A computed fold for a 76-nucleotide RNA from a Bacteroidota bacterium, annotated as transfer RNA.
[in-house]
RNA sequence: GGCCCGGUAGUUCAGCGGUUAGAAUGUCGGCUUGUCAGGCCGAAGGUCGCGGGUUCGAAUCCCGUCCGGGCCGCCA
Numbered sequence: 001g002g003c004c005c006g007g008u009a010g011u012u013c014a015g016c017g018g019u020u021a022g023a024a025u026g027u028c029g030g031c032u033u034g035u036c037a038g039g040c041c042g043a044a045g046g047u048c049g050c051g052g053g054u055u056c057g058a059a060u061c062c063c064g065u066c067c068g069g070g071c072c073g074c075c076a
Stems, first nucleotide, its partner, number of pairs: 001072007010025004018056001027043006049065005
């Protein structure tokens, strides 16, 4: 340098054009328990890496760019 995969909640990930983006776990509150743990209920938590484009509509498609991982190649 070329190609491929990934970047979404604090963390690990799902969702890959259609209303208000989800799960698990963690956090907070309530209930349960003599206390803790556990269990049950609820809540908060998101610039969907960033910028632009296409579209009636983009996390999703296209282009550029940044970061991480992998394969190949070049120089030495």
Model confidence (mean pLDDT): 82 of 100. It was read from a public genome assembly. Its Rfam family is "tRNA". Rfam classes the family as a transfer RNA.